RNA sequence: UAGCGUGGCCGAGCGGUCGCCGGCGCACGAUCGGGGUUCCCCGGUCGGCGCGUCGGAGGAAAGUCCGAACACGGCAGGACACGGUGGUGGGUAACGCCCACCCGCCCGUUGGAAUCCGGGCGAGGGAAAGUGCCGCAGAAAGCAAACCGCCGAUGGCCCGUCUCCGGCCCCCGGAGCGGGAUCAGGCAAGGGUGAAAGGGUGCGGUAAGAGCGCACCGCCCGUCUGGCGACAGACGGGGCAUGGCAAACCCCACCGCGUGCAAGACCACGCAGCCCUCGUGUCUGCCCCGGCAGGCAACGAUCGGUCCGAUCGGAAGGGGGCGGGUAGGUCGCUCGCGCGAGAGCGCGGACCGCGUCGGCAACGGCGCGGCGAGAGAAACGGCCGCAGGCGUGCGCGCGUCCGCGAGGAUACGGCGCACGCGACAGCAUUCGGCUUACAGGCCUCGCUGAUUC
Numbered sequence: 001u002a003g004c005g006u007g008g009c010c011g012a013g014c015g016g017u018c019g020c021c022g023g024c025g026c027a028c029g030a031u032c033g034g035g036g037u038u039c040c041c042c043g044g045u046c047g048g049c050g051c052g053u054c055g056g057a058g059g060a061a062a063g064u065c066c067g068a069a070c071a072c073g074g075c076a077g078g079a080c081a082c083g084g085u086g087g088u089g090g091g092u093a094a095c096g097c098c099c100a101c102c103c104g105c106c107c108g109u110u111g112g113a114a115u116c117c118g119g120g121c122g123a124g125g126g127a128a129a130g131u132g133c134c135g136c137a138g139a140a141a142g143c144a145a146a147c148c149g150c151c152g153a154u155g156g157c158c159c160g161u162c163u164c165c166g167g168c169c170c171c172c173g174g175a176g177c178g179g180g181a182u183c184a185g186g187c188a189a190g191g192g193u194g195a196a197a198g199g200g201u202g203c204g205g206u207a208a209g210a211g212c213g214c215a216c217c218g219c220c221c222g223u224c225u226g227g228c229g230a231c232a233g234a235c236g237g238g239g240c241a242u243g244g245c246a247a248a249c250c251c252c253a254c255c256g257c258g259u260g261c262a263a264g265a266c267c268a269c270g271c272a273g274c275c276c277u278c279g280u281g282u283c284u285g286c287c288c289c290g291g292c293a294g295g296c297a298a299c300g301a302u303c304g305g306u307c308c309g310a311u312c313g314g315a316a317g318g319g320g321g322c323g324g325g326u327a328g329g330u331c332g333c334u335c336g337c338g339c340g341a342g343a344g345c346g347c348g349g350a351c352c353g354c355g356u357c358g359g360c361a362a363c364g365g366c367g368c369g370g371c372g373a374g375a376g377a378a379a380c381g382g383c384c385g386c387a388g389g390c391g392u393g394c395g396c397g398c399g400u401c402c403g404c405g406a407g408g409a410u411a412c413g414g415c416g417c418a419c420g421c422g423a424c425a426g427c428a429u430u431c432g433g434c435u436u437a438c439a440g441g442c443c444u445c446g447c448u449g450a451u452u453c
Stems, first nucleotide, its partner, number of pairs: 002448004007443004013386006020056007028047009058424001062435002065433005070260004082256005087101005102124001103122006112453005125251002130249002132245003147191002149187003154184003157180004162176006199217006218240001219238008264331004273322006280297008299313005335348005349371001351370008389421008398413002400409003
């Protein structure tokens, strides 16, 4: 200097000007109460215009994946069912998150290998409790099997120009020896199939082979040692029995009620509902003495163009009240609570920043300071100037390089000018995480191997 990676930070500054949303103060207006009395003062509430002042999106506000707070509903306890998590230890309010470590696999020297180092990945409990599955290929895929191949010891078969024996002696039979790989049979080394074929390498052994035997490595079991533990090491034993899959059912351990701020609380227009009351007077009858029934008159409704008439009615309607609740509004949503007339003070917070201490770290203790958007179709912005970042092009030739020199070169750094670019994305109850997106810039640390054979 370059490349790669780890961790962290920023992601747009300054000024002017014009707006938007919210808090507070002043002024203004409305209204209520009090005081003085004809218009003022004091206090409360509300309103929106104005003025002043303060605050006003993110590192992911996103996806809505996980864990919580909070709210409402449910709930004696336990079990079943269902869902989730799954190496060990720690952190945390909690988590499927974070930190450290263990184990396995992969990458980085090398022709190759081992140990260490650095980095990455792992749903990393249980497959000798049971069930299920293992496509295609292959002979065989789970009480293993035998296609090619090897052998053919053993028992047959066939051959012989070999040896011996016997007989009915140019021939036949028997025994032996040699050969064939032909039958039965043996094998699981080698080939082949497959993700996977019942440990690996070597020596012995054998007819050929095989943990059949042995050595080393691996595996399993036991003991001891170290470690909180996952686990590691040493020693001893066992020829190895027990293939893989649990992101198949299942088993084990642990955790888990449901729905989400459109949660939910309060106020509540209108319409509908319920209650009270008004909406008729008189006469007769009955009884439980306040109602019921009937007649007449009045009233109302219907028929009807109108009147008469007929039929029907105690309703329609007016007033007052009640509860639930829609539209709509307020709160939830100014960190919270309390005290105080107020300024302010006190207590608290899984809150934020800094410092310090403890810890390898995640994180925690203590001290000091701070308190951060509350919109509601949704504010948090627009314009101008200056400064600045990145890219491209052109120029200069300051650095740099070449040349003894005059001078030349311009990749890189630097300077000047022009043009272009400036991302991903926008709270809607709030926190802790994860994941995903992102122009560009800054900082930190590490690696780009070490040793041995």